[in-house]
Molecule: Bacterial large signal recognition particle RNA
Organism: soil metagenome
RNA sequence: GCGCUAGACGGGGAGCCAGCGGUGCCCUGUACCCGCAAUCCGCUAUAGCGGGGUCGAAUUCCCCACCGAGGGGGCGCGUCGCCGGGUCCGCUCCGACCUCUCCGGUGUUGAUGGUUGGGUCCUGCGCAGCCCGGGCCCGUGAACCGCGUCAGGUCCGGAAGGAAGCAGCGCUAAGCGGUCCCCCGGGGGUGCCGCAGUCAACCUGGCCUGAGCCGGGGGACCGGGUGAGCGCCGGUGCCGUGCCAACGACGUGGGGUGCGC
Numbered sequence: 001g002c003g004c005u006a007g008a009c010g011g012g013g014a015g016c017c018a019g020c021g022g023u024g025c026c027c028u029g030u031a032c033c034c035g036c037a038a039u040c041c042g043c044u045a046u047a048g049c050g051g052g053g054u055c056g057a058a059u060u061c062c063c064c065a066c067c068g069a070g071g072g073g074g075c076g077c078g079u080c081g082c083c084g085g086g087u088c089c090g091c092u093c094c095g096a097c098c099u100c101u102c103c104g105g106u107g108u109u110g111a112u113g114g115u116u117g118g119g120u121c122c123u124g125c126g127c128a129g130c131c132c133g134g135g136c137c138c139g140u141g142a143a144c145c146g147c148g149u150c151a152g153g154u155c156c157g158g159a160a161g162g163a164a165g166c167a168g169c170g171c172u173a174a175g176c177g178g179u180c181c182c183c184c185g186g187g188g189g190u191g192c193c194g195c196a197g198u199c200a201a202c203c204u205g206g207c208c209u210g211a212g213c214c215g216g217g218g219g220a221c222c223g224g225g226u227g228a229g230c231g232c233c234g235g236u237g238c239c240g241u242g243c244c245a246a247c248g249a250c251g252u253g254g255g256g257u258g259c260g261c
Base pairs, nucleotide, nucleotide: 001261002260003259004258007055008054009053010028011027012026013025018044019043020042021041022040032052033051034050035049036048061256062255063254064253065252066251070247073244074243075242076241077240078239080237081236082235083234084233085232088231089229092225093224094223095222100218101217102216103215104214105213106212113208114207115206116205117204118203119202120201122197123196124195125194126193127191128190130187131186132185133184134183135182137178138177139176140175146171147170148169149168154163155162156161
């Protein structure tokens, strides 16, 4: 120098997939052509396939390092939203506490506390009164079947005499009426009455003490209810921002790679 060969003629990210590559999306930036492909297409660690074309051992192929576009991931922070919670904060309501504070009233002409009386009230007993019932008392009260006395009359008897007994008169039982002076029993929204108790409540007096007491409002603390201001907590999304790890195009530097004549 000539002819060949390996190889190259784009790569990467996310996604899909058991995995790899491609079509589609995005990045890089210029890089052969045709056919296939998202209700996918082609393959299996040599992981697009089929057909055709060009370059070819180096600006072009392979390896390493650096740089780092870009997309996705993780961890935080901030703004704005969504969902949930009701432990905490706040709002609101109720209760308790009233040690804090304010206002009003009252109080050295004595608050409060202690002690000791009286009254009201209540309970029991007694007394009185009222009412009811009964007794006592008075009156009345039986044609026969109550009593006494029994004219007349009747009966027995020789007589003396005796017996039963109507009317009348007197008395009485049950009953009825009255009196309510007295006695007994019972009852009560009865009592300027007496005794005792309770003194729980109220009023009031004496003595001691000597400055508080009562009511209302607010606040603090405590307990409970309510719901969500979204203050707080948890989750989640968009946007912005910071950091981390992996991938990584383009680019820069270094090294490596044949055969025959």